Molecule: transfer RNA
Organism: Podarcis lilfordi
RNA sequence: UUAGCUCAGUUGGUCAGAGCAUGGCGCUGAUAACGCCAAGGUCGCGGGUUUGAUUCCCAUA
Numbered sequence: 001u002u003a004g005c006u007c008a009g010u011u012g013g014u015c016a017g018a019g020c021a022u023g024g025c026g027c028u029g030a031u032a033a034c035g036c037c038a039a040g041g042u043c044g045c046g047g048g049u050u051u052g053a054u055u056c057c058c059a060u061a
Base pairs, nucleotide, nucleotide: 001061004020005019006018007017013051022038023037024036025035026034044060046058047057048056
């Protein structure tokens, strides 16, 4: 090593986030820009500890 891409995050706790990209709507004569909304995540894979693991430990690519 976390969303298609680039990256945050949590000294273990209720719903895991941002920007870009994508889709829809608004705006416009039209496009871009801008605004609003939405979708998208087994947090590399496999184990262990724990009431609870993205977070701690081990192994592995």